[in-house]
RNA sequence: GGUCCGGCGCCGCGCAGCAGACGCGCCCCGAACCGGGUCAGACCGGGAACGGAGCAGCCCUAAGGAGCGUUGUCUGGGUGCCGUGGUCGUCCGGGCCUCC
Numbered sequence: 001g002g003u004c005c006g007g008c009g010c011c012g013c014g015c016a017g018c019a020g021a022c023g024c025g026c027c028c029c030g031a032a033c034c035g036g037g038u039c040a041g042a043c044c045g046g047g048a049a050c051g052g053a054g055c056a057g058c059c060c061u062a063a064g065g066a067g068c069g070u071u072g073u074c075u076g077g078g079u080g081c082c083g084u085g086g087u088c089g090u091c092c093g094g095g096c097c098u099c100c
Base pairs, nucleotide, nucleotide: 001097002096003095004094005093006092007091008089009087010086011085012084013083014082015080016079018076019075020074021073022072023070024069025068026067028065029064035060036059037058038057043052044051045050
């Protein structure tokens, strides 16, 4: 000096993981009236018994919202001594050959 191999670096792909979003599940909140149920009071009908409509309150839930979980999907990266391929890089180590 050449060549080969390995390490490291760089790039790509894959995988894992993290974060977010969607979907799904659980649970909670959630309607003056234009949802439902029950309807105090008051109102109406009736001689009365009783009946009627029905506000507030209470209960249930809708639209919507909070939290938790997630075997799912998507997105993202200065996550990873992970796997694989490529590159031959002013890097490191080794083998072989050649020259001085």